[in-house]
RNA sequence: GGCCCCAUGGUCAAGCGGUUAAGACACCGCCCUUUCACGGCGGUAACAGGGGUUCAAAUCCCCUUGGGGUCA
Numbered sequence: 001g002g003c004c005c006c007a008u009g010g011u012c013a014a015g016c017g018g019u020u021a022a023g024a025c026a027c028c029g030c031c032c033u034u035u036c037a038c039g040g041c042g043g044u045a046a047c048a049g050g051g052g053u054u055c056a057a058a059u060c061c062c063c064u065u066g067g068g069g070u071c072a
Stems, first nucleotide, its partner, number of pairs: 001071007010025003018055001027043005048064005
């Protein structure tokens, strides 16, 4: 330098053009408990950045950034 893959809450992770962007762990509050732990209920928090296509984009296309693989 060429090609391929990946990027979603603090962490893991679902989504395959139309939902309120699921779930688990973590965190916070309440209940339970003499207290802690366990358990139950509830809550906060996310689409790497920019542009394009579309009535509608996390999802499709382009560029950039970061990570990984492969060829030389």

The prediction has a mean pLDDT of 81. Transfer RNA from a Lachnospiraceae bacterium, 72 nucleotides, folded computationally. Rfam family: tRNA. Rfam's curators write: Transfer RNA (tRNA) molecules are approximately 80 nucleotides in length. The family's RNA type in Rfam is transfer RNA.